[in-house]
RNA sequence: CGCGCUAAGCGGGGAGCUAGCGGUUCCCUGAACCCGCAAUCCGCUCUAGCGGGGCCUAAUUCCCUCUCGAGGGGGUGCCGUCCGAGACACGGGCUUGCGAGGUGAGUGUUGAAGGCCAGGUUCCGCGCACUGGGAGCCUGCGAACCGCGUCAGAUCCGGGAGGAAGCAGCGCUAAGCAACCCCUCCCAGGUGCCGCGGGUCGGCCUGGCCCGAGCGAGCGUCGCGGGCACCGGCUGGGACAAGCCUUCAAAAGAGGGUGCGCG
Numbered sequence: 001c002g003c004g005c006u007a008a009g010c011g012g013g014g015a016g017c018u019a020g021c022g023g024u025u026c027c028c029u030g031a032a033c034c035c036g037c038a039a040u041c042c043g044c045u046c047u048a049g050c051g052g053g054g055c056c057u058a059a060u061u062c063c064c065u066c067u068c069g070a071g072g073g074g075g076u077g078c079c080g081u082c083c084g085a086g087a088c089a090c091g092g093g094c095u096u097g098c099g100a101g102g103u104g105a106g107u108g109u110u111g112a113a114g115g116c117c118a119g120g121u122u123c124c125g126c127g128c129a130c131u132g133g134g135a136g137c138c139u140g141c142g143a144a145c146c147g148c149g150u151c152a153g154a155u156c157c158g159g160g161a162g163g164a165a166g167c168a169g170c171g172c173u174a175a176g177c178a179a180c181c182c183c184u185c186c187c188a189g190g191u192g193c194c195g196c197g198g199g200u201c202g203g204c205c206u207g208g209c210c211c212g213a214g215c216g217a218g219c220g221u222c223g224c225g226g227g228c229a230c231c232g233g234c235u236g237g238g239a240c241a242a243g244c245c246u247u248c249a250a251a252a253g254a255g256g257g258u259g260c261g262c263g
Stems, first nucleotide, its partner, number of pairs: 001263005009055002011029005019045005033053005062257006071248006080240004085235002090232003093228008102219002106215002114210008122199006128192002130189007139178003147172004155164003
């Protein structure tokens, strides 16, 4: 160097699952034999998918180390974005009270604002009126006996004259009932275009007098104060996330290593 074999190889990695490993699952890398099995899983037990079949060049392909590093996991995460919670009236916003000054519809010498007076509105008492109730007055009815008067008959007393009590009837009346509700008295009032006296006389209204030029709804500004958690800010929580640290690491690149037989 040539030929024939054999080991190895014919993808790997992260997450997840698991006592652990590999696979099925998801993702990355990138191109890479076939069939069966597998998530309320499948196969194994210490370097390891199991079973069956196939390919194959001891090296561009297998093994080891290093460089670089897609991607995944863990941590942190001042700053940033978002979510929901709490407290606060601090900034903004909205709203509201008072005050100041501005503007200003109107109003004002036919008298503003202010001051004084009177009356009303308000309260109390009394009167009057009204309404309601009660009583009285007037009228009628109204007592088998226990109301009155008169008392036929009958009864009793008496020799008689006469007397007594007295039912029915008649008349009258009490309590009571009815009617009248005109008049008188008493009581009461969610009563009053009423009268008198007093209080309050602050506000408002009306009128009069004094004085003589302002008053002023609304609007916006400023100041002081109250309210509302809508926005910002504050407190603490959660999610995402750039960045940073750490870990595993595909692919790629570089270096090294690796069996037997024959000629």

Source information:
Bacterial large signal recognition particle RNA from a soil metagenome, 263 nucleotides, folded computationally. The prediction has a mean pLDDT of 78. Its Rfam family is "Bacterial large signal recognition particle RNA". For this family Rfam cites "SRPDB: Signal Recognition Particle Database" (Rosenblad et al., Nucleic Acids Res, 2003). It is annotated as a non-coding RNA gene. RNAcentral holds the sequence, with entries from MGnify.